[in-house]
The prediction has a mean pLDDT of 81. The RNA shown here (transfer RNA) has 74 nucleotides and comes from a Desulfohalobiaceae bacterium. It matches the Rfam family "tRNA". Rfam describes the family as follows. Transfer RNA (tRNA) molecules are approximately 80 nucleotides in length. The sequence was found in a public genome assembly.

Parts: sequence; structure tokens; C1' cells
RNA sequence: UGGGGGUUGGUCUAGUGGCAGGACGCCGGGUUCUGGCCCCGGUAGCAAAGGUUCAAAUCCUUUACCCCCAGCCA
Repeated sequence: UGGGGGUUGGUCUAGUGGCAGGACGCCGGGUUCUGGCCCCGGUAGCAAAGGUUCAAAUCCUUUACCCCCAGCCA
């Protein structure tokens, strides 16, 4: 430098055009003699910018970062 793949809360993960969901974690409460387990509620996310569309995590373009392959220089 070229080609391919990937990026969703603190962590893991689902969602491939129509209200961003689940688990863990964390916070509060219930239960308990206390703690854990268990139960209830809350918390917080689509890498960035632009485009298409009535509507974008999803489609298109550019950029950033990570991984794989190939190449160039030293």
C1' cells in the first nucleotide's frame, strides 16, 4: 500500500429497514438473625461524519481502530 473480515451499555450477546432486547455487573428495595441464593424495580449502548428512505444498528460513501492474507521499503 492492496484485498478480506470485524466494531451494539462496564462485560458477553440478539436484532439484516419499522418502539434497541436478553444475560452478567452495578444501584435501590423485598426476603433472611447476618450474608449468599432467590424475587421486584432501576441503571447504561449501535466507532465517527455524510448520504438514501416516511423510517437506518441494518442499505451506500468516506474516515478511525482491531484481526487475517499479499506486497513494498529498510